[in-house]
Description:
Small-subunit ribosomal RNA, 3' major domain from Butyricimonas sp., 475 nucleotides, folded computationally. Taxonomically the source falls in Butyricimonas (Bacteria, Pseudomonadati, Bacteroidota, Odoribacteraceae).
Context: one part of a larger RNA
RNA sequence: UGACGGGGGCCCGCACAAGCGGAGGAACAUGUGGUUUAAUUCGAUGAUACGCGAGGAACCUUACCCGGGUUUAAAUGUGGGAUGCAUGAGCGAGAAAUCGUUCUUCUCUUCGGAGCCUCUCACAAGGUGCUGCAUGGUUGUCGUCAGCUCGUGCCGUGAGGUGUCGGGUUAAGUCCCAUAACGAGCGCAACCCCUAUCGCCAGUUGCCAACGGUUCGGCCGUGCACUCUGUCGAGACUGCCACCGUAAGGUGCGAGGAAGGCGGGGAUGACGUCAAAUCAGCACGGCCCUUACACCCGGGGCUACACACGUGUUACAAUGGCCGGUACAGAGGGCCGCUACCAGGUGACUGGAUGCCAAUCUCUAAAGCCGGUCGUAGUUCGGACUGGAGUCUGCAACCCGACUCCACGAAGUUGGAUUCGCUAGUAAUCGCGCAUCAGCCAUGGCGCGGUGAAUACGUUCCCGGGCCUUGUACA
Repeated sequence: UGACGGGGGCCCGCACAAGCGGAGGAACAUGUGGUUUAAUUCGAUGAUACGCGAGGAACCUUACCCGGGUUUAAAUGUGGGAUGCAUGAGCGAGAAAUCGUUCUUCUCUUCGGAGCCUCUCACAAGGUGCUGCAUGGUUGUCGUCAGCUCGUGCCGUGAGGUGUCGGGUUAAGUCCCAUAACGAGCGCAACCCCUAUCGCCAGUUGCCAACGGUUCGGCCGUGCACUCUGUCGAGACUGCCACCGUAAGGUGCGAGGAAGGCGGGGAUGACGUCAAAUCAGCACGGCCCUUACACCCGGGGCUACACACGUGUUACAAUGGCCGGUACAGAGGGCCGCUACCAGGUGACUGGAUGCCAAUCUCUAAAGCCGGUCGUAGUUCGGACUGGAGUCUGCAACCCGACUCCACGAAGUUGGAUUCGCUAGUAAUCGCGCAUCAGCCAUGGCGCGGUGAAUACGUUCCCGGGCCUUGUACA
């Protein structure tokens, strides 16, 4: 100087407390450990691994296993030789890759050849082989915590200190006062984006207040007021008032205002810590393999299953289940696509047909509201599992897809110790969309809107962090 203390002081955070809803018990989904296996490819392992890499494993992917094949699956050039080996169509062997074989059609030319391509030889390729403790790049975490430093000066023999401490204040090393310090940099804040209000401009595919028509549909004429869309502006700064304070600032069911004291979200992550993670995104040093640790193909595996754990979904019901009627979104997607409408089917879907490269066409709500039924039961709760019949995607659904219909109807009656999230349009609850994608094991991830709470006395305690101070068997 740091680090540490079941030392002290001050302060903060859904850290506790006050509340609401969960997890831990059940079934299933998914990831992991373990076990098994020919293989169950590899990585990630307290917080900071475990619905993580994977934003999509039937084949492919695929790296693993079994079997078949070997100068290449692909790039580059050199040398020698042979030839039309190349394209298209067939035949035979084979599980396929591939091998053998028949026919067919050939490019340019300065006529020397060249290009393309085959075989052979070699260099060379190739490696998801090892090392993240050789590395770059990127990332997690402490932590969006308020810190981390420098120049000159001053103090100290020196390591170092001061500044950065003290008194206030703040979300903040934010600002003020004081001061052997005076300044400055990286962070904080602001500048950026979305959102909340208004204005100018613009008016189609959007809108409909007024006028007219109407087949009652903004449908048509008219119109651009309004909604909306989209550029550019205005607006919030403790600016004004009152009180407290030297000041910074604080308090106010003060004013005005759509918004009030950082208005609400996002992006933005200082010096560094963990030899943290990644050689399997990519790049790269070194080491290793070269008829194999490279590459192609067929099949299997990554989907196994006594068990253990994490994350989720569905429930255990009446604030509910079922049946009928009826209303209201936002944000996105669409040509190998989204599909109105009509017909068939109980249905998944199928056959026609129309519009849309989309503010034009289309995919589009559910909880809600109204009425009926069930009457506390393992039930009209719950839907696992199983049998049968089908639909769709795709060369192909046996291992191993999703969905539909009929039947079957298991555990489960609110969950021990313990533990997690959340402070407002939040939690809870309800549906919708997108990426990946032929299809889908999506209950995951990322977004979107609908309905919409309770509670916070407070900082004694648990956890994490910041500043000052003190002790030290630590560096």